[in-house]
Transfer RNA from a Legionellales bacterium, 71 nucleotides, folded computationally.
RNAcentral holds the sequence, with entries from ENA.
Its mean pLDDT, the model's own confidence on a scale to 100, is 81.
RNA sequence: GAGAGGAUAGUUUAAUGGUAAAACAACGGUUUUCAAAACCGUAGUUAGGGGUUCAAGUCCCUUUCCUCUUG
Numbered sequence: 001g002a003g004a005g006g007a008u009a010g011u012u013u014a015a016u017g018g019u020a021a022a023a024c025a026a027c028g029g030u031u032u033u034c035a036a037a038a039c040c041g042u043a044g045u046u047a048g049g050g051g052u053u054c055a056a057g058u059c060c061c062u063u064u065c066c067u068c069u070u071g
Base pairs, nucleotide, nucleotide: 001070002069003068004067005066006065007064010024011023012022013021018054026042027041028040029039030038047063048062049061050060051059
C1' cells in the first nucleotide's frame, strides 16, 4: 500500500428495519446480633458525522480506533 472483520451499560455479550436485552458489577430493600450468601427491586447503554426510510443498533457514505490476512 491492498483486502476482510469489529466498535452496544462499568465489564462480557445478545438483538430477522418495528418499544434495545441478559449475566456479572453498582445502588436500595428483605433476611441476619453484625457481615457474607440468598431473595426482591432501581438506575444506567447503540464510537463521531451525514444519508435512505413512516421507522435505523441493523442498510449506504465518511472519520477515528482495534484485530486479522497479504505485499